[in-house]
RNA sequence: GGGGUUGUAGUUCAGGGGUAGAAUAUUUCGUUUGCAUCGAAAAGGCCGCGAGUUCGAAUCUCGUCAGCUCCA
Numbered sequence: 001g002g003g004g005u006u007g008u009a010g011u012u013c014a015g016g017g018g019u020a021g022a023a024u025a026u027u028u029c030g031u032u033u034g035c036a037u038c039g040a041a042a043a044g045g046c047c048g049c050g051a052g053u054u055c056g057a058a059u060c061u062c063g064u065c066a067g068c069u070c071c072a
Stems, first nucleotide, its partner, number of pairs: 001071007010024004018055001026042005048064005
């Protein structure tokens, strides 16, 4: 320098056109004499950044940044 791949909640990951979910973590409540376990609820992300296509973009296209990987 070129190719591939990944980027989404504090963390690990789904979701691949119609306004984003799970597990875990955090907080509150219930259960217990108390703790743990278990159950219920809440809060937390406009999806790496910029632009384009579209009535509508996390999703498609282009550029760019970062990580991993292959070639030189």